[in-house]
RNA sequence: GCGGGCGUGGUUCAAUGGUAGAACAUAACCUUGCCAAGGUUGAGACGAGGGUUCGAUUCCCUUCGCCCGCU
Numbered sequence: 001g002c003g004g005g006c007g008u009g010g011u012u013c014a015a016u017g018g019u020a021g022a023a024c025a026u027a028a029c030c031u032u033g034c035c036a037a038g039g040u041u042g043a044g045a046c047g048a049g050g051g052u053u054c055g056a057u058u059c060c061c062u063u064c065g066c067c068c069g070c071u
Base pairs, nucleotide, nucleotide: 001070002069003068004067005066006065007064010024011023012022013021018054026042027041028040029039030038047063048062049061050060051059
């Protein structure tokens, strides 16, 4: 330099155009004489910019970061 893959709550992962979910973690409360465990409820995310579309995490372009291959 060229090609490919990945990027989603604090962490690990889903969601192939129609309300962004789960587990763990975290906060409050309940339970217990206390702790642990357990239960209920809540907060919190689509790497960035632009385009297509009635509607984009999803499709297209650019860009940033990480990984792999080729030279």
Predicted 3D model of a 71-nucleotide RNA (transfer RNA) from an Elusimicrobiota bacterium. Model confidence (mean pLDDT): 83 of 100. Its Rfam family is "tRNA". Rfam classes the family as a transfer RNA.